RNA sequence: GCGGUUGUAGUCUAGCCUGGUUAGGACUUGGGGUUUCCAACCCCAUAACUCGGGUUCAAAUCCCGACGACCGCA
Numbered sequence: 001g002c003g004g005u006u007g008u009a010g011u012c013u014a015g016c017c018u019g020g021u022u023a024g025g026a027c028u029u030g031g032g033g034u035u036u037c038c039a040a041c042c043c044c045a046u047a048a049c050u051c052g053g054g055u056u057c058a059a060a061u062c063c064c065g066a067c068g069a070c071c072g073c074a
Stems, first nucleotide, its partner, number of pairs: 001073007010027004020057001029045005050066005
């Protein structure tokens, strides 16, 4: 330099192909319940679509570009 894959809470992940409910789940964290205390368990809450543009009534999803990560070729 060229090609491919990929980017969603603090962590992991579903959803994307086939656009449409308040973006779902697990762990974490905070509060409460239970317990003599802890652990475990139960309830509630907090927190996310890498960035910009386009298409559309509507974009995490489709298109283009940028950036980052990984892989391959040279």

The RNA shown here (transfer RNA) has 74 nucleotides and comes from a Candidatus Micrarchaeota archaeon.
Its Rfam family is "tRNA". By type it is a transfer RNA.
The prediction has a mean pLDDT of 80.